[in-house]
Molecule: RNase P RNA; transfer RNA
Organism: Acidimicrobiia bacterium
């Protein structure tokens, strides 16, 4: 210098001005104190994902003696944690020259099942091409014994490949029951032998463990799929802040008092009620209001324990809370990007104010989206000293 | 806001690991019939929302994502 890997972080900054929401204070108004409204001032006001709602918890209500079945989830080992399908460290497998990355990674010699097409054969398999044909049968040639001859008997050789043998090679398939070399044979084959790979098992050693290393023995190889049923181990009660709680108009209901009530007082009169007006009380509870609702598994800094995730300690900080739902608009300077011009760094002009996106009970994760940029560590290659 | 369900030709459905080159009805194209149109006949085109994974093999099983629908004061 080029190519790449990992970790952490930012994701416009500052100022002015006009607005919006919360909260605190002051003043004023409303019949009303702790209520409501207005004005002024102080202060605070989105995110790394606030998103998808995919997991896990807190919280609340309902259910629940204990145990089991059903159903669902998780799945190498150890640790972290409130918990997790998350995180950290390690093991094993795979990828990469490497830094490093990825893995739904228990069990297929518990059982049931699945494997289309092709192919001879697809689950303790099979013989299409092929190889052989030692042995038996057949055909041909030939030797010997016997016979006058035909023939019979005893052999030898050759041939095709009938019986039959084989699974090395070809071929099919995603997958065909170890690999290489040798012995052996008619041809062959773990049939046998040596080495290697793999499986099981035993012993020793390292490690908490997963598992690794070494040595011995065994039968010679015992396949794949559990994101098929299933088996094993562990976990899980249900619903969700529109959970749930408090206050409580009006209407309806219940109870007590009660014979009259309204037309300003009295009388007359009229109307209503006497089929219960009126007054008071009661429980549940609608509209509506309030709480839940933000001091929390909180954030920052420092040192400590731990490889790390993380934990406890000290000090400091308070950091959105709406309920038709606030967090915005404009201007200036700087920064960034794009285009043009001059051009050695650089300068000038014009344009864009930027990506993904926006809280709604809260928290820990995962996943997905994302213009551009910063810091740290590491690997490989090339060149120079 | 919270909780669920579903995506297959233009429309409505079937399919539930291989027999799928995905089937049916209506609709559409062309041919033929008819004097012409319709109906009936023959023929053809046309889809698994998208991206990964498991498996020899995925519309089907699993994960993510996108879209649509329902319930709830």
């Nucleotide at each position: 210098c080029g190519a790449g890997c990992c970790c952490g972080c930012c994701g416009g900054a500052c100022g002015g001005u006009c607005g919006c929401g919360g909260u605190c204070g002051a003043u004023c108004g409303c019949u009303g104190u702790u209520g409501c409204g207005a004005u002024c001032g102080g202060u605070c006001g989105a995110g790394g994902a606030a998103a998808g709602u995919c997991c896990g918890g807190a919280c609340u209500c309902c259910g629940c003696a204990g145990g089991g079945c059903a159903g669902g989830g998780u799945g190498c080992u150890g640790g972290a944690u409130a918990a997790c399908g998350u995180c950290c460290a390690g093991g094993c497998g795979g990828g990469g020259c490497a830094a490093c990355c990825c893995g739904a990674c228990g069990g297929a010699a518990a059982g049931u099942g699945c494997a289309g097409c092709a192919g001879a054969g697809a689950g303790c398999a099979g013989a299409c091409c092929g190889c052989c044909g030692a042995u038996g049968a057949c055909a041909c040639c030939u030797g010997g014994u016997u016979u006058c001859a035909c023939g019979a008997c005893c052999g030898g050789g050759u041939g095709g490949a009938c019986a039959g043998g084989c699974a090395a090679g070809g071929g099919u398939g995603a997958a065909a029951c170890g690999g290489u070399g040798g012995u052996g044979u008619a041809a062959g084959a773990g049939a046998c032998c040596a080495c290697c790979a793999g499986c099981g098992u035993c012993a020793c050693g390292g490690g908490u463990a997963a598992u690794c290393g070494u040595g011995g023995c065994g039968g010679c190889u015992c396949g794949g799929c559990a994101a098929a049923c299933c088996c094993c181990a562990c976990c899980c009660g249900g619903a969700g802040c529109a959970a749930g709680g408090c206050c409580a108009a009006g209407c309806a209901g219940g109870g007590a008092c009660g014979a009259c009530g309204a037309c300003g007082g009295c009388c007359c009169g009229u109307c209503g009620a006497u089929c219960a007006a009126g007054u008071c009380c009661c429980g549940g509870g609608u509209a509506g209001g309030c709480c839940g609702c933000g001091u929390g598994a909180g954030c920052g800094u420092g040192a400590c324990g731990g490889c790390a995730a993380c934990g406890g300690c000290a000090c400091g900080c308070c950091c959105a809370g709406a309920u038709g739902g606030a967090u915005g608009g404009c201007c200036g300077u700087c920064g960034c990007c794009u285009g043009c011009c001059g051009a050695u760094u650089c300068g000038g002009c014009a344009g864009g104010u930027c990506a993904c996106a926006g809280a709604a009970u809260c928290c820990g994760g995962c996943u997905u989206a994302c213009a551009g940029g910063c810091g740290g560590g590491c690997u490989c290659g090339c060149g120079a000293g | 806001g919270g909780c669920c369900c579903c995506g297959u030709c233009g429309u409505c459905c079937a399919g539930a690991g291989g027999c799928c080159u995905a089937g049916g009805a209506c609709g559409c194209u062309g041919c033929g019939c008819u004097c012409u149109c319709a109906a009936g006949g023959c023929u053809g085109a046309g889809a698994c929302g998208c991206c990964g994974g498991u498996u020899c093999g995925a519309a089907u099983c699993c994960g993510g994502u996108c879209g649509g629908g329902g319930c709830u004061g």